Model confidence (mean pLDDT): 83 of 100. A computed fold for a 1496-nucleotide RNA from an uncultured Deinococci bacterium, annotated as small-subunit ribosomal RNA. The sequence is in RNAcentral, with records from ENA and SILVA.

């Protein structure tokens, strides 16, 4: 960094889409490690379960255990006395126990402190929430730090705990007692506070005197008559965290334009920590708002984060800072801090529990389930570390936090192995069958080690604590052992086969896919990435495609229909001052993170850490002053105004004018008149058209007159007059920037159209008639009604267009033409203002534009962003109404458009040409047969050919065969070919059976080469059998081909190289002026030149000359059987070979030439006459059945064969041909004259039989020798006489010939009967331009036979006409439009049908949300009253706070009424998309057959 996509190509103009880089992702296919992150985006949905906020006994009275000494009472009994031996005393000791004590500990309760932090989430919020910078002279801060000063002495009440009620249960009342660092007086006042007085400073700050109020608690060690630590109490400063305010900054929608009554603002009261309508009373009527008030949707702000070259777009997950919420609301209560996530009341939904009375609860805290969803984790482990709360501490507590689990969710890094190794294994996979590819890949050998296992073993811990964890890290040890996903038609890197057959399917855009698909499905191979790859949402780039940077409006989307002005924006020259704007230097800030940079730390990255540092931003604070601004002062050129002048369909109103049109009135006159492509209707004998006169209305205003004027546009045109409005020019006299542009506003604004009133004559929608046409609601024609005309009043739009906003300035020139002014004057020249052409520079996508820009600037305005839906809906606004105007979407589409090129085409033009028409001449279309087709038929009637360019075409010949069809019998290495194996030579004759083919018996006879040991061996050719490779296929695909062929068209065209214009497609040359049959020659030319084509060169033909002289010829000589027979010649004729001729050379005439015109010679004149020969290319022209072949299909059949049938059928229709209708004929007789071929399976002369086809015999000839072979029209002489005939032969009967195995289905021909249709042929059509056409007849190919009709050739005899080029058909060249390119057999509209899809209306219906009035009215504040209690004072009443209770305010929530607005839905209903082959018609594109197009 760009790329695909509009078109036959091209250039601009525009949307589309694609490559890139990202995510809190999710699906698909796969999945080894390890490290760091990171993880409910959706229901602010419900929530079982645990645990997340406690700690102090060093605040306190109680209670418990334990436990010291002591103490009551019990009790075990060493000992050692004593005995009457029964026992009596002593108690060392053991267990228990009352009471007090000593110390430890544990704690319900009262207390203190925290719970307002730390964790969550992001509903709601468009705000001072949020960021960023101020301000607090308007304030508050527990706990910490410090400084100052205190800590004195009294009252009192409560829980716990007794004890007695009430409850099912949570919970709870009543009585009693009690202590605290718990209340609460009094003492002290450093100070603190109010209030005055006063200095000071200035928003309520600060100092100083007065008076008056106002504090405290204690606990714990011990070296105890005091120290020390923890506290408490007043104060002054600090630090920390807030409150409150203001400047500035960031979304949509104007189809939300107006909105506010505590509202804006004052005063005074209330509250607050503080200010403040914050609340309340009063006074005033005000704030706000196009710089977007008010509504509405939408949403938590930022640092950051992703993208981007950057400006900018887009996000706000995790970390961070700040708001806001805690199941929905509303409350206030403690407290330094809340209107309190795990604290309170109340109401409302929900769940749970109840003993039906009543009660509990709140995971948006960690984990977890359950719903939703395409989706998002463990009911871990520790407080070890970091930090938090209490506590003097020990310590406790902490789901903050640090670990550790899941998930490839992302980033990063590691490995699935490295070195040799060719026979280029084998297998797949292609193949042209050789090979090629996979692939050094693999086998195979040498080697290491991620991962596992196994010992050791950290740092994190400054004395002690380690949950992670026996973890990371080292060492050993065994041991090659895990890759996928995606793509391969272009964009985009990567190519074949098989398979399928517009089918299944792909697909991000272009598109692929309808039998050879690198685009679908497989497969081999290749690309790309790699534990990940694809997809799919999204967001930025690309998108200069919303263009600040950096875009545009003449024709692509866009200039308001034209003016005036408002706000706004912006504005001449000169000083001066000012410094807001701009430049600049200093300071502050812009938290950390992050980015970026320089080191560093985990083996490295990713992750972590330390350090530094820019751009801008806001603020403060110096400095410049050129330019903007602002303020004061001047100028004059912008711009206004004065005098003066001339021009003008400018605008209004009023008068009058002539011509024409129609009416009516008279007259003249008579049968038509009008109309049209041609006609009708229609007027007209009741007197029309016509001509003269006369008179009425309306209406327009000819000549003048124009690429004239004049106006802002729309628009103005007969003349006179009145009132007006603007431009111009000269003179350079006044004002002194007063100006430009202009959103809204506001006035004008063609037609058409709406009221009301008049007018109406000509025209004329609507309608009626009449043609036309298939129709014909149209075009044409005859009529006519609304409107055109005036007044007034609307409408408000036009292709309202120079499709070109307005204003000022610069920038080369020509030529007209209006109007004024200057010089000069027989032509002229200047200079202002307009209004036209053509041009240069530049500009343009190009066409154009071009001083009257679409150049080059400035300044303001309107307007545009793909097509369609659409100028549509709905909504507001205007309108009487038609409508305007303002203006979407949802779906669809990959294009819609512009300008310009090359073809094509036109019922566009201009020129040319042709048997194209025309002028002749003969025929086709009617008849009959022939032939070929179509249909039909049938077993089968075998295929092909399809307008000119199929149809007497393939077929130059179908009885079998041919033959491909059809039935019916057979046959499977085959009827054809190679190769292998066996056998026999091949091969002839005969035999059986059968429709044949074919199978099959039975037999008989043999030849050929080379060796030889004579048993035999081997080879060719060849037939017999076998087996398999293989044959074979007129099966299909001419849309898969090759050759060949047809046609435009023998039409003059097609094209190339170098140069040149053009951005390009392309032009140029090849246009143009002559001339030609010709792109043929000239000439001219930004061309110059070349190639295929055209001509020539080849073939015949015509005239001639020379060579040659048989089979050809006979002048002249002989000869004759009278035939060139024959001797002889080769002279002519002819053969067939080589030459010559003809070139506009010659001459006039015309032209520049090229050439033409006309004449002379000359057999032949301007190409002599025919043939041969076909450019580039187009018809996806024909043909796989003429050959040749890709591919595919058949393989005991779609090969192969045989027999018979069929291609020859027959209601009928085309095509091409014959023969005729007769007298220029028929027909009988005699007679003359050709070219050209062909002949040995042949053609046959002569003879001879037969009426005759044709038989029998024979002859020549392998051909200028012999034959086919009388040429026929012709001429001659006769006959017949206008008829369905002596014309026409069609059909049919008999009776034969000849080919042939074989003439039925089906040959041809002779003979004799038979004698149809047909009397020159509608519509319409078709060949021919001279030895032609008409006529006439010969011959050949194919072939057994078969063509007197068909083809190919051959000659005989032999014409008419062509003015021309208007017409019709084809064709060339140029030119000109074009919405056509598959190309006019083109496109392409719109109703109607069907299908689907999405929208508007709609009677209404069910919802969200929101104002407005009311009614109820919780809890709680907040006023007011009682009311006993307790306190103090006092005789008493009485005042104060707390409580209780009754009320009033106020208030959520709840209801009724009403209104806005907004989703859904809804019979029915509009249009409107979309949809390969529907109906009608043909509206646009060409003059598109009526020019189209805009408004109405």
């Nucleotide at each position: 960094a760009g790329a695909g996509u509009u078109u036959g190509a091209u250039c601009a103009u525009g949307g589309c889409u694609c490559a890139g880089g990202a995510u809190g992702a999710a699906c698909g296919c796969u999945g080894g490690c390890a490290g760091u992150g990171u993880g409910c985006c959706u229901u602010a949905g419900a929530c079982a379960u645990g645990c997340a906020a406690g700690u102090c006994g060093g605040a306190c009275g109680g209670g418990g255990a334990u436990u010291u000494u002591c103490u009551u009472g019990u009790u075990u009994g060493a000992u050692c006395c004593u005995u009457u031996c029964g026992g009596g005393g002593u108690g060392a000791u053991u267990a228990c126990u009352u009471g007090a004590u000593u110390a430890u500990u544990c704690u319900a309760g009262u207390g203190g402190c925290g719970u307002a932090c730390g964790g969550g989430u992001g509903a709601g919020u468009a705000a001072c929430a949020c960021g960023u910078g101020g301000g607090u002279g308007a304030c508050c801060u527990g706990c910490c730090c410090u400084c100052a000063a205190g800590u004195g002495g009294g009252g009192g009440a409560u829980a716990a705990c007794c004890u007695u009620g009430g409850g099912a249960a949570a919970c709870u009342g009543g009585g009693g007692c009690u202590a605290a660092u718990c209340c609460c007086g009094c003492a002290u006042g450093u100070g603190c506070u109010a209030g005055c007085a006063u200095c000071u400073u200035u928003u309520g700050g600060g100092g100083u005197g007065u008076u008056a109020g106002u504090a405290a608690a204690g606990g714990a060690a011990c070296u105890u008559u005091g120290u020390u630590c923890c506290g408490c109490u007043u104060g002054g400063g600090g630090a920390u965290g807030g409150g409150c305010c203001c400047g500035c900054g960031g979304c949509c929608u104007a189809u939300c334009a107006g909105c506010u009554u505590g509202u804006u603002g004052g005063u005074g009261g209330g509250g607050u920590a503080a200010u403040g309508g914050c609340u309340c009373a009063c006074c005033a009527a005000g704030a706000c708002g196009a710089u977007g008030a008010c509504a509405g949707a939408u949403a938590g702000c930022c640092g950051g984060c992703c993208u981007g070259a950057g400006a900018g777009g887009g996000u706000g997950u995790u970390c961070g800072g700040c708001c806001a919420c805690a199941a929905a609301a509303a409350c206030a209560c403690u407290g330094a801090g809340a209107u309190a996530c795990g604290g309170g009341c109340c109401c409302c939904a929900c769940u749970c529990c109840u003993a039906c009375g009543g009660g509990a609860g709140g995971c948006a805290g960690c984990a977890g389930u359950u719903a939703g969803a395409a989706a998002u984790u463990u009911u871990c482990g520790a407080c070890a570390a970091u930090g938090g709360g209490g506590g003097g501490a020990a310590c406790c507590c902490u789901g903050a936090u640090c670990g550790a689990g899941c998930g490839a969710c992302a980033c990063u890094g590691c490995g699935u192995g490295a070195a040799g190794g060719a026979u280029g294994a084998a297998g797949g996979u292609c193949u042209u069958c050789g090979g090629a590819u996979u692939g050094u890949a693999a086998a195979c050998u040498u080697c290491u080690a991620a991962u596992a296992g196994a010992g050791g073993g950290a740092c994190g811990a400054u004395g002690a604590u380690g949950a992670c964890g026996g973890u990371a890290c080292c060492u050993c040890u065994u041991g090659a052992u895990u890759a996928g996903c995606a793509c391969c038609g272009g964009c985009u890197a990567a190519c074949u086969c098989c398979g399928u057959g517009c089918c299944a399917g792909c697909a991000g855009c272009c598109g692929c896919g309808g039998u050879a698909a690198u685009a679908c499905g497989g497969a081999g191979g290749g690309u790309g990435c790699g534990a990940g790859c694809g997809u799919u949402a999204u967001c930025c780039g690309g998108a200069a495609u919303c263009a600040c940077u950096g875009g545009g409006c003449g024709u692509a989307a866009a200039g308001g229909g034209c003016a005036u002005g408002u706000a706004g924006g912006u504005g001449g020259u000169u000083u001066g001052u000012u410094a807001a704007g701009u430049c600049u230097g200093g300071c502050g800030u812009u938290a950390a993170a992050a980015a970026c940079u320089a080191a560093g730390g985990c083996u490295c990255a990713a992750c972590c850490c330390u350090g530094g540092u820019a751009u801008g931003g806001c603020g403060u604070u110096g400095g410049a002053u050129a330019c903007u601004g602002g303020c004061a002062a001047a100028c004059u050129u912008g711009a206004c105004g004065g005098u003066u002048g001339g021009a003008g369909a400018g605008g209004c109103g009023a008068g009058u004018g002539g011509a024409a049109u129609u009416g009516c009135c008279a007259g003249u006159g008579u049968a038509g008149c009008g109309g049209u492509g041609g006609a009708a209707u229609g007027c007209g004998u009741a007197g029309a058209u016509a001509c003269u006169g006369g008179u009425a209305g309306g209406a327009a205003c000819a000549c003048c007159u124009a690429u004239u004027g004049c106006g802002a546009a729309g628009a103005c045109a007969g003349c006179u007059c009145g009132c007006u409005g603007g431009a111009c020019a000269a003179c350079u006299c006044g004002u002194g920037a007063c100006g430009c542009u202009g959103a809204g506003g506001u006035g004008c604004g063609a037609a058409a159209g709406u009221g009301u009133g008049g007018g109406g004559a000509g025209c004329a929608a609507a309608c009626c008639g009449g043609a036309u046409u298939a129709g014909a609601u149209a075009c044409c024609c005859g009529g006519g009604u609304a409107g055109u005309c005036c007044a007034c009043a609307c409408c408000c739009u036009a292709a309202a267009c120079g499709a070109u906003g307005c204003a000022u300035a610069c920038u080369u020139g020509g030529u007209g033409u209006c109007g004024g002014c200057c010089c000069g004057u027989u032509g002229g020249g200047g200079u202002c203002g307009g209004u036209g052409c053509c041009g240069g520079a530049g500009u343009u996508a190009a066409c154009g534009c071009g001083u009257u820009a679409a150049g080059u600037a400035u300044g303001c305005c309107g307007c545009c962003u793909g097509g369609g839906u659409a100028g549509u809906a709905c909504g507001g606004c205007c309108g009487c109404a038609a409508g305007g105007u303002u203006g979407a979407a949802a779906c669809u589409c990959a294009a819609a458009g512009g300008a310009a090129u090359u073809g094509a085409c036109g019922g566009g033009g201009a020129c040319c040409u042709g048997c194209a028409c025309a002028a002749g001449c003969g025929g086709u279309g009617g008849a009959g047969c022939a032939u070929g087709u179509g249909g039909u038929u049938u077993a089968a009637u075998u295929c092909g050919a399809a307008g000119c360019a199929a149809c007497g075409c393939g077929a130059a010949g179908a009885a079998c065969c041919u033959u491909a069809c059809c039935a019916g019998g057979u046959c499977u290495u085959g009827a054809c070919a190679u190769c292998c194996c066996g056998g026999g030579a091949a091969c002839c004759c005969u035999u059986c059976u059968g429709a044949a083919a074919g199978a099959u018996u039975a037999g008989g006879g043999u030849g050929c080469c080379c060796c030889u040991u004579c048993g035999g061996g081997g080879g060719a050719a060849u037939c017999c059998g076998g087996u398999g490779a293989c044959a074979g296929g007129u099966g299909c695909u001419g849309c898969a081909u090759g050759g060949c062929u047809a046609u435009c068209g023998u039409c003059a065209g097609c094209u190339c190289g170098u140069g040149u214009c053009g951005u390009g497609a392309g032009a140029u040359g090849u246009u143009c002026g002559g001339u030609u049959a010709a792109a043929u020659c000239c000439g001219g030319u930004a061309a110059c030149g070349a190639g295929c084509g055209c001509a020539a060169c080849c073939c015949u033909u015509g005239c001639u000359a020379u060579u040659a002289g048989u089979u050809g010829c006979c002048a002249g000589c002989a000869g004759u059987u009278c035939g060139g027979c024959u001797g002889g010649g080769c002279a002519c004729u002819c053969u067939a070979g080589u030459g010559g001729g003809a070139c506009u050379g010659c001459c006039c005439a015309u032209g520049a030439a090229a050439g033409u015109g006309g004449g002379a010679g000359g057999a032949a004149g301007g190409c002599g006459g025919g043939g041969a020969u076909g450019a580039c290319g187009u018809c996806u022209a024909g043909u796989c059945a003429g050959c040749a072949u890709g591919a595919u299909c058949c393989u005991u059949a779609c090969g192969a064969u045989c027999u018979g049938g069929g291609c020859u059928a027959c209601a009928c229709a085309c095509a091409u041909g014959c023969u005729a209708c007769a007298a220029u004929g028929g027909c009988c007789g005699g007679u003359a004259u050709a070219g050209a071929g062909u002949g040995u399976u042949g053609c046959u002369a002569c003879c001879u039989c037969g009426u005759g086809a044709g038989g029998g015999g024979a002859u020549g000839c392998u051909a200028a020798u012999c034959a086919c072979u009388u040429a026929a029209a012709g001429c001659u002489g006769g006959u017949c006489u206008c008829a369905g005939u002596u014309c026409g032969g069609a059909u049919u009967g008999c009776a034969g010939u000849c080919u042939g195995c074989a003439a039925c289905u089906c040959g041809a021909c002779u003979g004799c009967a038979u004698g149809a249709a047909g009397u020159u042929g509608g519509a319409a059509u078709c060949g021919c331009u001279a030895g032609u056409a008409a006529u006439c007849g010969c011959a050949g190919a194919u072939c057994a036979g078969c063509a007197u009709u068909g083809c190919u050739g051959c000659g005989g005899u032999g014409a008419a006409u062509a003015c021309g080029u208007u017409c019709c058909c084809a064709g060339g060249u140029c030119u000109u439009g074009u919405a056509c390119a598959c190309a006019c057999c083109g496109c392409c509209c719109g109703u109607c049908a069907a299908a689907c899809c999405a929208u508007g209306g709609g009677a209404g219906c069910a919802g969200a949300u929101u104002g407005c009035a009311c009614c109820c009215g919780a809890a709680g504040a907040c006023g007011c009253g009682u009311g006993g209690c307790u306190c103090c004072g006092u005789u008493a009443a009485u005042a104060a706070a707390a409580c209780a209770u009754a009320u009033g305010u106020u208030g959520a929530a709840g209801g009724u009424g009403u209104g806005g607005c907004u989703c859904g839905u809804g019979a029915c209903u509009g249009g409107g998309g979309u949809u390969a082959a529907g109906u009608c018609g043909u509206a646009a594109c060409a003059a598109g057959g009526u020019a189209g197009c805009c408004g109405u």